[in-house]
Small-subunit ribosomal RNA from an uncultured bacterium, 1441 nucleotides, folded computationally. RNAcentral holds the sequence, with entries from ENA, Greengenes and SILVA. The prediction has a mean pLDDT of 85.
RNA sequence: AGAGUUUGAUCCUGGCUCAGGACUAACGUUGGCGACGUGCCUAACACAUGCAAGUCGAGCGAUCUUUAUGAUAGCGGCGGACGGCUGAGUAACACGUCCGUAACCUACCUCCGAGUGGGGCAUAGCUCGUCGAAAGACGGGGUAAUACCCCAUAAUAUCCCUUCAUAAUUUGGAGGGAUCAAAGAUUUAUUGCUUGGAGAGGGGCGGGCGGCCUAUCAGCUUGUUGGUGAGGUAAAAGCUCACCAAGGCUUUGACGGGUAGCUGGUCUUAGCGGACGACCAGCCAGACCGGGACUGAGACACGGCCCGGACUCCUACGGGAGGCAGCAGUUGGGAAUUUUGCGCAAUGGACGAAAGUCUGACGCAGCAACGUCGCGUGCAGGAUGACGCACUUCGGUGUGUAAACUGCUUUUAUUUGGGAAUAAUUUUUGAAGGUACCAAACGAAUAAGCACCGGCUAAUCUCGUGCCAGCAGCCGCGGUAAUACGAGAGGUGCAAACGUUGUCCGGAAUUACUGGGCGUAAAGAGCACGUAGGCGGUUUGAUAAGUCAUCUAUUAAAGACCGGGGCUUAACCCCGGGAAAGUGGAUGAUACUGUCAUACUAGAAUCUGGCAGGGGCUAGUAGAACACUCGGUGGAGGGGUGACAUCCGUAGAUAUCGAGUGGAAUACCAAAGGCGAAGGCAGCUAGCUGGGCCAGUAUUGACGCUGAGGUGCGAAAGCGUAGGUAGCGAUCGGGAUUAGAUACCCCGGUAGUCUACGCCGUAAACGAUGCAUACUAGGCAUUGGAGAGUAUCGACCCUUUCUUGUGCCGAAGCUAACGCGUUAAGUAUGCCGCCUGGGGAGUACGAACGCAAGUUUAAAACUCAAAGGAAUUGGCGGGGAGACGCACAAGCGGUGGAGCGUGUGGUUUAAUUCGAUAAUAAGCGAAGAACCUUACCCAGACUUGACAUCUCUGGAAUUUUCUAGAAAUAGAGAAGUGCCCGCAAGGGAGCCAGAUGACAGGUGCUGCACGGCUGUCGUCAGCUCGUGCCGUGAGGUGUUCCGUUCAGUCGGCAAACGAGCGCAACCCUUGCCCUUAGUUGUAUCACCCUAAGGGGACUGCCGCGGUUAACGCGGAGGAAGGUGGGGACGACGUCAAGUCAGCGUGGCCCUUACGUCUGGGGCGACACACGCGCUACAAUGGGGUGUACAAUGGGUUGCUAACCCGCGAGGGGGAGCUAAUCCCACCAAAACGCCUCUUAGUCCGGAUUGCAGUCUGCAACUCGACUGCAUGAAGCUGGAAUCGCUAGUAAUGGCCGGUCAGCCAUACGGCCGUGAAUACGUUCUCGUCUCUUGCACACACCGCCCGUCACAUCACGAAAGCCGGGGGCGCCCGAAGGCUCUGUUUUUAAUAGGGACUACGGCGAAUUCGGUGAUCAGGAUGAAGUCGUAACAAGGUAACC
Repeated sequence: AGAGUUUGAUCCUGGCUCAGGACUAACGUUGGCGACGUGCCUAACACAUGCAAGUCGAGCGAUCUUUAUGAUAGCGGCGGACGGCUGAGUAACACGUCCGUAACCUACCUCCGAGUGGGGCAUAGCUCGUCGAAAGACGGGGUAAUACCCCAUAAUAUCCCUUCAUAAUUUGGAGGGAUCAAAGAUUUAUUGCUUGGAGAGGGGCGGGCGGCCUAUCAGCUUGUUGGUGAGGUAAAAGCUCACCAAGGCUUUGACGGGUAGCUGGUCUUAGCGGACGACCAGCCAGACCGGGACUGAGACACGGCCCGGACUCCUACGGGAGGCAGCAGUUGGGAAUUUUGCGCAAUGGACGAAAGUCUGACGCAGCAACGUCGCGUGCAGGAUGACGCACUUCGGUGUGUAAACUGCUUUUAUUUGGGAAUAAUUUUUGAAGGUACCAAACGAAUAAGCACCGGCUAAUCUCGUGCCAGCAGCCGCGGUAAUACGAGAGGUGCAAACGUUGUCCGGAAUUACUGGGCGUAAAGAGCACGUAGGCGGUUUGAUAAGUCAUCUAUUAAAGACCGGGGCUUAACCCCGGGAAAGUGGAUGAUACUGUCAUACUAGAAUCUGGCAGGGGCUAGUAGAACACUCGGUGGAGGGGUGACAUCCGUAGAUAUCGAGUGGAAUACCAAAGGCGAAGGCAGCUAGCUGGGCCAGUAUUGACGCUGAGGUGCGAAAGCGUAGGUAGCGAUCGGGAUUAGAUACCCCGGUAGUCUACGCCGUAAACGAUGCAUACUAGGCAUUGGAGAGUAUCGACCCUUUCUUGUGCCGAAGCUAACGCGUUAAGUAUGCCGCCUGGGGAGUACGAACGCAAGUUUAAAACUCAAAGGAAUUGGCGGGGAGACGCACAAGCGGUGGAGCGUGUGGUUUAAUUCGAUAAUAAGCGAAGAACCUUACCCAGACUUGACAUCUCUGGAAUUUUCUAGAAAUAGAGAAGUGCCCGCAAGGGAGCCAGAUGACAGGUGCUGCACGGCUGUCGUCAGCUCGUGCCGUGAGGUGUUCCGUUCAGUCGGCAAACGAGCGCAACCCUUGCCCUUAGUUGUAUCACCCUAAGGGGACUGCCGCGGUUAACGCGGAGGAAGGUGGGGACGACGUCAAGUCAGCGUGGCCCUUACGUCUGGGGCGACACACGCGCUACAAUGGGGUGUACAAUGGGUUGCUAACCCGCGAGGGGGAGCUAAUCCCACCAAAACGCCUCUUAGUCCGGAUUGCAGUCUGCAACUCGACUGCAUGAAGCUGGAAUCGCUAGUAAUGGCCGGUCAGCCAUACGGCCGUGAAUACGUUCUCGUCUCUUGCACACACCGCCCGUCACAUCACGAAAGCCGGGGGCGCCCGAAGGCUCUGUUUUUAAUAGGGACUACGGCGAAUUCGGUGAUCAGGAUGAAGUCGUAACAAGGUAACC
C1' cells in the first nucleotide's frame, strides 16, 4: 500500500466482498509447564445456609464464673452516612472543565485563647406480676452515670438599639443592652468535657462552556416569569404561601418521543476522526417496588425505623418475620462467566489510653488456554537415499537425514535433600508455604496440534462421486478425466494452540473539516419576489470582541511517551522526567475580520432625451375558410380506403351560384427573427400598463448579492357555477382488419376544447445546465441603439467602431467520454437547493393542503450483486446508400400426378446391424449384402484364444484317407524329412503342435476428450501484421474516400509507410502455328495422328471517353481479344457441423465373453410418407428396312477373333494380344433415305404374371442377371409448390470404365455425336460484399424482454375487533408522616380530635406504543406452466413525460 466482482472487450460511476488490528467473548478440534492479569455483557429474576460492623469496664449500675489483663445483657459514648456491590433510573448543572459563594455547614484531627462552680428529678437493666403460640407488649417496685434537668459565671459567640464614616438596611469604627456553657475517669503519667478563633480535609448551593438520535414532535408554560410581604433552610432562590403584574422559553430547535449512568480513558486510524465506557481510578444514582420522616456533624440511611404493595416463610389463624445490585453459594434465564477455601502476617478502616477486638475491605490460595508474556516437546552425526505409503512417462520420483543406528545434553515433568525475603520493632508476630529458589538423582526420557492448498492468498497430485452428495467470505465449483465436493499422499501457514461465529474501527476519498459531487452515471427546487441568516466596494481614525505573542494558574492519580530500576527474561511492577489539546487570569500587538465614527464614487438606484418589441389587461372591428339554413341550376351518384364496408343521396345528395346565420382560429408577412422571470405570447384599431436597451450628464452615497421558512405566478388535463358549441374530438356506437383486435384505418359522435368567476399546482415545467460578480484567444452570422468615414443638395445604401441580445465554429483549459468552450460544463468568490448501490418506492403510515381527482412531505421489513453512464468491436433491423451472383426477370427442359428402380422415415420383426438426418442427410458411407462381406438374430462350439511378443517342451514343414456331425470340431490312421554351422555330440533360422502366465481381442461407449480427413459459407474478396500516428483505454488509422475491376484488381487523394495469407499469375488440359522424333499410324511421301519442346495475346497498335490516371467503348490485324474455354488449387475463420464403423488415439467398460469359430436366417419385411432417378403418356413419334460418321477407355485368374450350333441368352472353338499391333468393337446411336401405322389406351406404354430356358457360382427358395413365347396394369403432359441451365451450354443420342464369380447400375465417374432459345433490366424474392445509421442484442433477432392469470414461500400494509403496556388529565379514596388549628394533663413534653398536603388503590373520557386478527391489497423470490407480444431496429402505429 491494495485486491476480487457489472462488459465480448474498454473507461467511468457505484455498491457488495476480502486481506489488518482488537475483544469481559462463545462454539468446534486439540492440549506440556510457568508468571501476570481477567472471569453473569442475559433476569436491578428469586434466594436455602454461613460469614460481611462493631467497639469501649480508663463513663455507669448490675449478674455469672474456673476469681481473671475474665465473660455477659442493659444504660451511656463513638462508629453503623466509611469501606464493599450494582448501573435500574437519569438527556439533568447528572457528568467534564473553569469560575463564584460578601449566600453556607463541617464530628473526629492540628494550632491558638478562655473555662470546667453548685444543685436536682428520673429511667433501663434487675425483681414481682399480667397478656400472647410466637414476635413481643403492659403494669407495680427499686437503682447508677461522661444519660437528663436547674442555678451561677462568661466573651472579639448570637441578637437588639444608638452614633460616625460610606454608594451600602448585608462595608468599617465606637458605645449601650439582652441571651446562652461544662463531666468526669484514672494505674496521677495523663485524658476527657464546655466555649471562641484559625487551619486542614470533607460537603452544600449558584453560574459560563462542552458532549446522543428524532421536525413523520412546532409551538410549550399558570408557581408558569417577575415583584411585594411572610414562612422556611446551614445557606441564595417560587424553595413554599398570600397578593399584584402578564410575563417566560422557542427554528442557534423550545415542548414531546426514543436511547443512554458521565469522565479519566480503551480499541482503531498516517492523521482528522469513528466506535466503546469490562477490569483500575474520580463523580453520580440505586439498595424487593412506592411514599415518608426520625436520629445525627453528616442520611431522608444496602446489612436502621414507619406506612402501603407484590412475593416468600412461620402460625395455636388471633397475628408475626424477611429483603445477597456485600463474600462464597443455589434455582432460573442464557451461547456464556469460578471456591459455600485460608488469613488478619502485610496495607487500610471502626472502637479503645492501651493490650486488643472486629474487618468476605484487603492479602493469598483454588477453578477456567479466557487473555498477554516466557519456556519446552531435544541436539549432533547418519544414504544402500532402507521398509511402508503415494505418484509414475515404468526409467523413476516424493515423504527424506526424516527414521533405524551412533554419540551428547537434561530446560521441563518426576523423586530426594536444603530452603528464603516479604517484619516496619528491643522482644514477639508469615495466611501464602516447606512456596519461590538452590543442589542431587534418573532417563530422550513426560509433552503437537489445528486450519488451509481455484483466484483474491502462501501452498497440488491421485482416487471416489457424477448438477447427486456436497462446498461457498466474494467471484463461483459439482451434469464421467473436479488442483473448488469426500478421501489418501504431499505441501503451505500458525503453533499450545488453531479455526469458526459475533461485535467495533480500518481499508471506505463509500457523508469527503482534512477530503466528493449534481448537462447525459444518484443529484439544480417549474419560475420569481422577499424575511431571518450568510457574505459584502474605496479612505481615515478610534476600539481591541475575533486573531496573534509572552507570562501565569489549572488540566487528580493511573494510562500513553522518554529515561532508569526490580522480578533469571518478557508480560508485569516501581521511580524519575517531559509534552500536548482545552479553560481561566495578566500584559502587549493591531495587518486582516468585527464594532463605532468620518469621507468617497468605480457597485446599486434615481433623472433627461430617444428606440425596438406576438410583454400584459380591456373594448371594438376585418377578411378567408368551415358548418348550417333558405332559394336557383342540375340529375346519380357521393364519400372513404391498401382494398372494402358502415354512412349520405331520386323525400334530389356530391357539384355550382346567390342570400343569411354561427362559433373558433388568425394564411401570406415569418426568419438561425422579437418580447417575457418562467409558464408562455401572433389579424387590425383604441385605451390602461410592466420591463428592457442606447445616448447624456446631474443627484443619492454601499442603499449591494444570495436567500431557510414565507408569498405570488405557474402548460395541458381535471373539478365547481353560469353561458357557449362551427370545427376537432377522450368515453361510446357502427364498419373494416385480424387467430383474436376492448387497437392502429374508416363512418358517426358525448364530455371537453371557447367565455366569465373560483379551484387544482403538476409536466421530458429541458439548455435534463440555480442566482450574482470578476477574469481568460479569436472568426462568422444576425436583432435593437449610438458614433465616425465615404457618398450625396440631403437622406437611404456602403465601410467601420462601441454597445445590447440571439446563434454557429473553434485556442487554452475542463471532461469518464460524448462534448462545453466570453451565453463555459474554463479560472475564482458569495449564497441557496439537491445526491450517497439497484429493487421495494416517490409506495405505506402519519401530517398539511384540496370539493374531488389528488398533491407535498416521506420510511421500513424483505430481496439482488449488481443497477447505471459514455464510448468500442461485432451481429442484427419489416433503417439508408452502393455493388455482385441463373438471385429475380427473359427463355429452354424438368420435378411434384403414373408404373418401376433406389435411398430414407415410420411400422413390423428373433434380427430387420450401425452411422448420416435444414440449407451442408436421404442412387449418402456402400467403386457393387445369395454364402462370405456382416458389425445384427437363432442355434451349436472354443477359452493364452482367429491374430502379436516372450518363456518352456516336443516335432521339420507339408500332403492325404476314414468315422461322427449342419458345420465348426472331435477321433482314428497313412506318407514325409529339408536349410545353415559343426568331425561328431549338438546348436541356430524359419515353420508346426502342446503347456504356463504376462497378455491378446472388442465394428463395446464417449466425434461434447482428440489427431487426421471432409462438408458448408465460398473461388465469396476478404483476413491480418510490423513500424509510425491518433485515443486514458477497448480500439482506430492503414483496409476509409473518389473512380475502376471478376477481384483489398489497379489508379488518384490521404498520417500513414510497408509487408504477409488470400485474388491474379506460375501447373494441367484444350483451340492456331512451328521444330524434332516417328513405332504398332500410311503400301510410301505430304496431310492427318502420336508425344516431346517451342512460338503466339501484351490493351501491344489506332480512335473516342476518362482526372494528361487506372480503365472503359469501338476498330484493325489475328486461329484466338481484353483473366480465350475448362480443371486442379479453397485465406483468417464459422457451424462443440460430420466421422472413435476407414485409420490412429486418451479415458471408461467386457475378459469361459461385449472376444473367437461354424450352420441357418436377417440387412431384400410393408396399411403408409418423403427424396433422387428410369420408362412413358406418343406422329419432332412407334415399327420395319437400307445406309453414314466417333471419342474416352479396359484386357493374362483377362479380353477373346475367324468358323460352327442355337430364334435368343448362350454353347463349342481356339487364332491373336502383357496391347497406337490382338480383342471388347468390321457394329456407335440419334441423324439420313424408303415403306407402314393416322390419333386410338393405339403397331403408344411397358408394369405385372405364366411357361420354357441360358449363364455365373459349393449353392440362385427366401434373394441374381439375361433370353424366348405368352400376358399387356397405371399412364393421354401432371394442384399448391419447386429444380437445373447463359454456348459447344441447355436439351437430346449412344459409347466406355471402376467395383465385380455373377448382379439387382435406371447409380456413379468419363467420352464423343446432334445442338438451341433468352437476358429489357435490378423494383421485388434468396444469398453475399462495402460504407453509414439505431440498438436495452454479444449463446449475438431462432436475440432480448413486459404484464395479467395459476402454484409455492417470505416479509410488510389495511382490517370488524380482541389483548397488553406508557405517560398525562378529571373525579373518588386518603396510610405513614411532618406542618398547622383546637382540646386535655401544672409547664417541657405527651396525647385526643380537626384541616390542607399526600403514596398506593378505584372510576371515567381521551391519547400513545406494542402484540394478535377472519379477510383484503400490493410487493419480493422461485431451470423448463397459461395468454398474448407492450418495449429495444422506423420493434413493424416513433418512443417517452